[in-house]
C1' cells in the first nucleotide's frame, strides 16, 4: 500500500428562479422563522398516556428461566460465572449457548441391532443328554457386532467364566464442610452414589402478566324515523359494564337485543418542550447517573417536505488523459418514548487477518 472481516461514525455540498405545508407579526399585500431518517421500515418487546370497578379474589391461558448491575420498563443493555466446540506442545487464547428441573409423575428413543431401560444375537463358562459333532435348560455386561446414543475407565485380585463383588489411581454426580467472591460461581477436605438420552414432550418448580389502543378518549356542531317487524324483560332483574370461565361491584325498566329502513359521517382539543438535542465536568471497570451551561428542533390529515438550470463531490462508461457521456445506497413521518430485527451505493476511522514492496 492492497485485499477481507468485525466495530463505530458520516452518508452529497452550494446558487438562482418557482412552488407545498406550519408558527409569528399584518386588515389586506407582504415579511419573517421551521419543513424526515438512520433505519422514519417491519409493527416484534417494552413503557408513557388515554378508557373501562381509581383493575378486586379463584381457576384457565400466556410470558420468562445462570448471577450481579443499569433502566421508568423490557424478552432490551453492561459486567461476570459455566460452557460445546475451536486454535495451541503446553501455559493459555478465542467462543455457540430458550444456561431451572430427567431419583414428582407420565410419554417418546427413526433405521440398524438380540436389547433403547425389568437388556443374552454370536462369543465365553460349568451342568444335563450324548462316543463326539450337536442338542437343552442355565450362568456371564469381560470380547464381538449395530446404532446418534448400549449400562462407570485403566491395572490387578477374584472367579467354572465374569462382573464396582473387591483394591489402587483417575474421572463424574450429590449433599456437607472450610477458604475467596455482594453474587452466579472456584479452589481444596472427608464422606455417599452408579440412576442412558429427550423438559424448542406433557408436566413440575419459581417470578411476572387485566383488556383494549390515537381508528384511544373528550368536547362543539349538523342530523333524524322514540318510524316498521320479531325475540326477551319490568325489581323473583331482560341485558349491560365484563373482551375464557366464575365469584363479587356496578348500572338496570320512556328497558334491552336482533333484522329492515332513514339520518349524518364536519370541526376542535388530544398533538408535540420531551424518561428531550448538544457541550463540559464529576461518580463509576462499563451499561449509565448526577450537575451546569446552551438549545427549541415537522405536526401534516388522503396527507407538504418539491421542481428546473448552473457549478462542485462521489461512482459507472468510453476514447484523443482530461474531456465526453450516464448516473446519485436504502428509504420515507402520522400520539410519543427506550429497544431489537431488517435494508443500505459510497466513503472515513480503528483492530485483526492474508498478500506485495522497501530498509
Nucleotide at each position: 500500500c492492497u485485499a477481507c472481516a468485525a466495530u463505530a461514525c458520516c452518508g452529497g455540498g452550494u446558487u438562482a428562479u418557482c412552488g407545498c405545508c406550519u408558527g409569528u407579526a399584518g386588515a389586506a399585500a407582504u415579511a419573517u422563522g421551521g419543513g424526515a431518517g438512520g433505519a422514519a421500515a417491519g409493527u416484534c418487546c417494552g413503557g408513557a398516556c388515554a378508557g373501562c370497578a381509581u383493575a378486586g379474589g379463584g381457576c384457565a391461558g400466556c410470558g420468562c428461566a445462570c448471577u450481579a448491575c443499569c433502566u421508568a420498563a423490557c424478552g432490551g443493555g453492561u459486567a461476570g460465572g459455566c460452557a460445546a466446540c475451536g486454535g495451541g506442545a503446553a501455559a493459555c487464547c478465542g467462543g455457540a449457548g430458550a444456561c431451572a428441573g430427567a431419583c414428582a409423575g407420565u410419554g417418546c428413543c427413526a433405521c440398524a441391532g438380540a436389547a433403547a431401560a425389568u437388556a443374552a444375537c454370536c462369543g465365553c463358562c460349568a451342568c444335563g443328554a450324548u462316543u463326539a459333532a450337536u442338542c437343552g435348560g442355565g450362568g456371564u455386561a469381560a470380547g464381538g457386532g449395530u446404532g446418534a446414543a448400549a449400562a462407570a475407565g485403566u491395572a490387578g485380585u477374584g472367579u467354572a467364566a465374569g462382573a464396582g463383588a473387591c483394591u489402587a489411581c483417575g474421572g463424574u454426580a450429590u449433599g456437607c464442610a472450610u477458604u475467596g467472591g455482594u453474587g452466579a460461581c472456584a479452589a481444596u477436605g472427608a464422606a455417599u452414589a452408579a440412576g442412558g438420552g429427550u423438559a424448542a414432550a406433557c408436566c413440575u418448580u419459581g417470578c411476572g402478566c387485566g383488556c383494549u389502543g390515537a381508528a384511544a378518549u373528550g368536547u362543539c356542531a349538523a342530523a333524524u324515523a322514540u318510524a316498521c317487524g320479531g325475540a326477551c324483560g319490568c325489581c323473583u332483574g331482560a341485558c349491560g359494564g365484563c373482551g375464557g370461565c366464575u365469584c363479587g361491584c356496578c348500572g338496570g325498566a320512556u328497558g334491552u337485543c336482533c333484522g329492515u329502513g332513514g339520518g349524518u359521517u364536519g370541526g376542535c382539543a388530544g398533538c408535540u418542550a420531551g424518561a428531550g438535542g448538544u457541550g463540559c465536568u464529576a461518580u463509576g471497570u462499563g451499561a449509565a447517573u448526577a450537575g451546569c451551561a446552551u438549545c427549541c428542533c415537522a405536526g401534516a390529515u388522503a396527507a407538504a417536505u418539491g421542481a428546473u438550470a448552473g457549478c462542485c463531490u462521489c461512482c459507472c462508461g468510453g476514447c484523443u488523459u482530461g474531456c465526453c457521456g450516464g448516473g446519485a445506497a436504502c428509504a420515507g413521518g402520522a400520539u410519543c418514548c427506550g429497544g431489537c430485527u431488517u435494508a443500505c451505493a459510497g466513503g472515513u476511522a480503528u483492530u485483526g487477518u492474508a498478500g506485495u514492496u522497501u530498509u
A computed fold for a 359-nucleotide RNA from an uncultured Bacteroidota bacterium, annotated as Bacterial RNase P class A. Its Rfam family is "Bacterial RNase P class A". Rfam classes the family as a ribozyme. Of the family's consensus pairs, 97% are formed in the model. The sequence was found by an Rfam model in a public genome assembly.